[in-house]
């Protein structure tokens, strides 16, 4: 250089054209407890890497760029 895969919450990931973008863990508050842990109820947190395009509609499709991993003379 070329080829492939990936980039979504603090972390690990789901969502593969249509709904208010979700789960687990973590975090905050309450309950419980002598205190803590565990348990339990509720809550906060997202320009879906960036830009442009296609479409009535894009996290999802196309192109460019950036980043991570792998393959290859």
């Nucleotide at each position: 250089g070329c080829c492939c895969u990936c980039g979504u919450a603090g972390c690990u990931c789901a969502g593969u054209g249509g709904a208010u973008a979700g789960a687990g863990c973590a975090c905050u508050u309450g309950g419980u407890u002598g205190c803590g842990g565990a348990c339990u109820a509720a809550g906060g947190g997202g320009u879906c890497g960036c830009g442009u395009g296609u479409u009535c509609g894009a996290a999802u499709c196309a192109c460019g760029c950036c980043g991570a991993g792998g393959g290859u003379a």